[in-house]
About this RNA:
Predicted 3D model of an 89-nucleotide RNA (c-di-GMP-I-GGC riboswitch aptamer) from a Chloroflexota bacterium.
């Protein structure tokens, strides 16, 4: 240092749920534990979602539907920063 144990001390929590904010993925708090050694941090590549507003179909409203500013996710897979413990090799 790599590695990651039926190891110890601690952490974090999907799903589903209530509250609550958002147009809407989604967030934030409580409950809750499928899981996690980076399930700490970072929207940098790629990746998935959502599309209220804006354009198009279309002269013009609304509804659909396409596209899309723009927004979400870091527990999707990489990158960058950080970091707890310590069997075996």
């Nucleotide at each position: 240092a790599c590695c990651g144990a039926u190891a110890a001390a601690g952490g974090c929590a999907a799903a589903c749920u209530c509250g609550u904010c958002g147009a809407a993925a989604g967030g934030c708090g409580g409950g809750g534990a499928c899981g996690c050694a980076a399930a700490a941090c970072u929207a940098u590549g790629g990746g998935u979602c959502u599309a209220a507003a804006g354009c198009g179909u279309a002269a013009a409203c609304a509804a659909a539907c396409g596209c899309c500013a723009a927004g979400a996710c870091u527990g999707c897979c990489a990158g960058g920063u950080u970091g707890c413990c310590g069997a075996a090799g």